[in-house]
Context: one part of a larger RNA
RNA sequence: UUGGGCGUAAAGUAUAUGUAGGUGGUAAAUUUAAUUUUAUGUAUAAAAAUUAAAGUUUAAUUUUAAUUUUACUUUAAAAUUAAUUUCCUAGAGUUUAAUCGAAGAUUAUAGAAUUUUAAGUGUAACGGUAAAAUGUUUUGAUAUUUAAAAGAAUUUCAAUUGCGAAGGCAAUAAUCUAUGUUAAAACUGACAUUAAAGUAUUAAAGUGUGGGUAGCGAAAGGGAUUAGAUACCCCUGUAGUCCACACCCUGAACUAUGAGUGUUCAUUUUUGGAAAUCUUUUUCAAAAAUAUAGCUAACGCGUUAAACACUCCGCCUGGGAACUACGAUUGCAAAAUUAAAACUC
Numbered sequence: 001u002u003g004g005g006c007g008u009a010a011a012g013u014a015u016a017u018g019u020a021g022g023u024g025g026u027a028a029a030u031u032u033a034a035u036u037u038u039a040u041g042u043a044u045a046a047a048a049a050u051u052a053a054a055g056u057u058u059a060a061u062u063u064u065a066a067u068u069u070u071a072c073u074u075u076a077a078a079a080u081u082a083a084u085u086u087c088c089u090a091g092a093g094u095u096u097a098a099u100c101g102a103a104g105a106u107u108a109u110a111g112a113a114u115u116u117u118a119a120g121u122g123u124a125a126c127g128g129u130a131a132a133a134u135g136u137u138u139u140g141a142u143a144u145u146u147a148a149a150a151g152a153a154u155u156u157c158a159a160u161u162g163c164g165a166a167g168g169c170a171a172u173a174a175u176c177u178a179u180g181u182u183a184a185a186a187c188u189g190a191c192a193u194u195a196a197a198g199u200a201u202u203a204a205a206g207u208g209u210g211g212g213u214a215g216c217g218a219a220a221g222g223g224a225u226u227a228g229a230u231a232c233c234c235c236u237g238u239a240g241u242c243c244a245c246a247c248c249c250u251g252a253a254c255u256a257u258g259a260g261u262g263u264u265c266a267u268u269u270u271u272g273g274a275a276a277u278c279u280u281u282u283u284c285a286a287a288a289a290u291a292u293a294g295c296u297a298a299c300g301c302g303u304u305a306a307a308c309a310c311u312c313c314g315c316c317u318g319g320g321a322a323c324u325a326c327g328a329u330u331g332c333a334a335a336a337u338u339a340a341a342a343c344u345c
Base pairs, nucleotide, nucleotide: 003317004316005315006314007299008298012313014201015200016199017198021194022193023192025088027086028085029084030083031082033081034080035079036078037077038076039075041072042071043070048068049067050066051065052064053063054062091191092188093187094186095184096183097182098181099180103177104176105175106174107173108172109171110154114150115149116148117147118146119145120144121143125136126135162169163168206247207246208245209244210243211242215241216240220236221235222234223233258312259311260310261309262308263307266290267289268288269287270286271285272284273283274282275281276280294301295300318345319344320343327338328337329336330335
């Protein structure tokens, strides 16, 4: 390389979009071109394989023949592909009506709690732990009452729930934006699918500038524990966590399962529609739990497939060295992306 694979053994890009490219509905006509198949015809080098025969005492070896094989041409037929034109509606999209939701952005508002400040009451402890101590407190703490301020997060509802492409999303209201689903069947008429490159988004941490800082809290300081304790526990506490703008672009970014289309026993529960004979049943879409066939090395998967098929992309090829070196690109930096070899087992 071929082959074989990618849930857990190596292997699905973090997600979407989308260019090139690949693949692709129904029914006709035309065009020439290509491909395939069938039939006919012609020519068939050697070796090899199979069968039969000859020779050898037999076998191997040897020789002969046939077949397998290959190439080409012709005409004929059929099919497929391509191009052009036309047609259709089952894919796809648009419209209309209804509907669901923690989908997104912006603004405003709310209550509880925490902390702080001020004042009142009040007196000796509070706090913390397995036990303590550091710490706070007679300059009146803790507790309690009243008032005020600030920042962050939204109790119950809450669920095996819901929404989103993924990351993710949860107080309330308004405005703006988007997706999905269902029902009609009005419109377009294959407009589809996949997707290198590219583009956009991308938790947390981190970076830059400017704000903000209640609580929590890397670092740091102190108290304990301990043989030691650069920890676990306790008292403090800076960055950070929050906001705006701009970067970073990683993750066990996991369903460890790429996207799309079609086919394939049953049962139960739930979410959102629609229809009815409105008890309940049917149906469409979605989320879960069992499970037949089938698949799997097993575990298990099982109409949301890891089953049966097709299309396209990505990726893997013994372990380590190595999510590394060098080079290149990106970045303010931290780093990220791409990615070897010697050597060794």

This is a predicted structure of a 345-nucleotide part of an RNA (small-subunit ribosomal RNA, central domain) from Hypnea wynnei. Its Rfam family is "Bacterial small subunit ribosomal RNA". A source record names the gene rns. Its mean pLDDT, the model's own confidence on a scale to 100, is 82. The RNAcentral record of the full RNA draws on ENA and SILVA. The organism belongs to Hypnea, within Eukaryota.